A computed fold for a 79-nucleotide RNA from a bacterium, annotated as c-di-GMP-I riboswitch aptamer.
[in-house]
RNA sequence: AGGCGUCAAAGGCAAACCCGCCGCGAGGCGGGGACGCAAAGCCACGGGGCUGGUAACCCCAGUCAGCCGGGCUGCCAGC
Numbered sequence: 001a002g003g004c005g006u007c008a009a010a011g012g013c014a015a016a017c018c019c020g021c022c023g024c025g026a027g028g029c030g031g032g033g034a035c036g037c038a039a040a041g042c043c044a045c046g047g048g049g050c051u052g053g054u055a056a057c058c059c060c061a062g063u064c065a066g067c068c069g070g071g072c073u074g075c076c077a078g079c
């Protein structure tokens, strides 16, 4: 420096659901709450899901990073 994540320590994040606000919507933000997570930190680059526009497809505009891949960054411990 890179890979791996079996024990531990210190900490971190927070699904469903509830409340408030924003959005046509998917969904987002804040509070509560924990199903889980070693990148559940960040980036819509590829695929995909979802929403709006349409009768529908193409397409366009969005959304999801807790669907998969990829990129960037990073704590701890041992091998």
Stems, first nucleotide, its partner, number of pairs: 003079002005076001012037002017032006035066001041072003045069003048064006
The coordinates come from a structure-prediction model, not an experiment, and the mean pLDDT is 87.